[in-house]
Context: one part of a larger RNA
RNA sequence: AAGUAGCGAUCAUGCGGGUGAAAAACCCGCACGCCGAAAGUCCAAGGUUUCCUGCGCCACGUUAAUCGACGCAGGGUGAGUCGGUCCCUAAGGCGAGGCAGAUAUGCGUAGCCGAUGGAAAACGGGUUAAUAUUCCCGUACUUUACUGCACUGCGAUGAGGGGACGAAGAAGGCUAAGUCAGCACGCGAUUGGUUGUGCGUGUUUAAGGUGGUAGGCAGAAUCAGUAGGCAAAUCCGCUGUUUAAUGCCGAGAACUGACGACGAGUCUCGUUUCAGAGACGAAGUGACUGAUGCCCUGCUUCCAAGAAAAGCCUCUAAGCUUCAGGUGUAGUAGAACCGUACCCCAAACCGACACAGGUGGACAGGGUGAGAAUCCCAAGGUGUUU
Numbered sequence: 001a002a003g004u005a006g007c008g009a010u011c012a013u014g015c016g017g018g019u020g021a022a023a024a025a026c027c028c029g030c031a032c033g034c035c036g037a038a039a040g041u042c043c044a045a046g047g048u049u050u051c052c053u054g055c056g057c058c059a060c061g062u063u064a065a066u067c068g069a070c071g072c073a074g075g076g077u078g079a080g081u082c083g084g085u086c087c088c089u090a091a092g093g094c095g096a097g098g099c100a101g102a103u104a105u106g107c108g109u110a111g112c113c114g115a116u117g118g119a120a121a122a123c124g125g126g127u128u129a130a131u132a133u134u135c136c137c138g139u140a141c142u143u144u145a146c147u148g149c150a151c152u153g154c155g156a157u158g159a160g161g162g163g164a165c166g167a168a169g170a171a172g173g174c175u176a177a178g179u180c181a182g183c184a185c186g187c188g189a190u191u192g193g194u195u196g197u198g199c200g201u202g203u204u205u206a207a208g209g210u211g212g213u214a215g216g217c218a219g220a221a222u223c224a225g226u227a228g229g230c231a232a233a234u235c236c237g238c239u240g241u242u243u244a245a246u247g248c249c250g251a252g253a254a255c256u257g258a259c260g261a262c263g264a265g266u267c268u269c270g271u272u273u274c275a276g277a278g279a280c281g282a283a284g285u286g287a288c289u290g291a292u293g294c295c296c297u298g299c300u301u302c303c304a305a306g307a308a309a310a311g312c313c314u315c316u317a318a319g320c321u322u323c324a325g326g327u328g329u330a331g332u333a334g335a336a337c338c339g340u341a342c343c344c345c346a347a348a349c350c351g352a353c354a355c356a357g358g359u360g361g362a363c364a365g366g367g368u369g370a371g372a373a374u375c376c377c378a379a380g381g382u383g384u385u386u
Base pairs, nucleotide, nucleotide: 013031014030015029016028017027018026032383033382034381035380040363041362042361043360046343047342050341051075052074053073054072055071056070060068061067080141081140082339083338084337087118088117092113093112094111098107099106100105122139123138124137125136126135142335143334144333145332146331147330148329149328150327151326152325153320154319158315159314160313161312166302167301168300169299172295173294174293177289178288179287180286181285182203183202184201185200186199187198204261205260208256209255210254215249216248217247218246219243220242221241223240224239225238226237228236229235262284265280266279267278268277269276303306349358350357365377366376367375
């Protein structure tokens, strides 16, 4: 220079009360704004205690601070079913033998590792200052072992089936959700209008079980033969025979789950205030609109012709055969380990910062509308630290 520029989006604040040494900024309340395919909610990645409570204000916070993602202390993450580990494989990696190579090493078979994929099973309500599909209540489901009973050819690292898959388009059937009416409870002051066809709030309920609907797909079955499926096979494939139904997949609705839960609210207790605790508990129906969700891994069309392996089912080999094993049913016991707090379009991640930047997925209310556009609102959040 200079107490100058600046104090980081032009969404916005004002008042009352509280606390306090001190309040524009903290807490409570009222009013007014802003977002609302987000500036709301839930995950993945990443962060790693930032979460909750008490105490504190030197520093940090572009100002003050009683406040804080700051300092100190204490507390907090509960799983057979969520995700991982475990089982399986893809790209890719490693790689016994092997091939190549002065050495080092490179490549690579079998094999192993490797999810972003495949593969068993849980929902509703309640609860904490902070966790919950994890705790509690209620109702379920899966799988393994053992035991009892009944029946019985069982057996794999082998064989076959299955798992098992593209893009686009169209239609139908549904559901979520919403709207209106009905119903229940409550209100009735102001006014242009008010006992009216008025106003406000609520009208919610899962997984599982039973049965198998709308619809979709495949012809089916017994027996016989059989040079194929690296051996075997009763399985698969192929051939013959008989025959017009049979089998598989499949949303939703209904009933049950539920004489339960939840539920506007009412009552009682309690506190200086703010909280809070307990008990009781009404109605809980119908119609319409209707998804980008489900049936649908379906159907139709097309060419660029659209993972693998295991779990699973069937078959036999070696072998075992009154054992073991298998199937059904009942009972008993088990289901270990790791993650779980909190942020997650952000002041907590990546950008040296409490940085107008960047960051994958899920949810998708009302009015307007073709619409996830636009504008205004709900739930919820928030007024961007001079």
Molecule: large-subunit ribosomal RNA, domain III
Organism: Thioflexithrix psekupsensis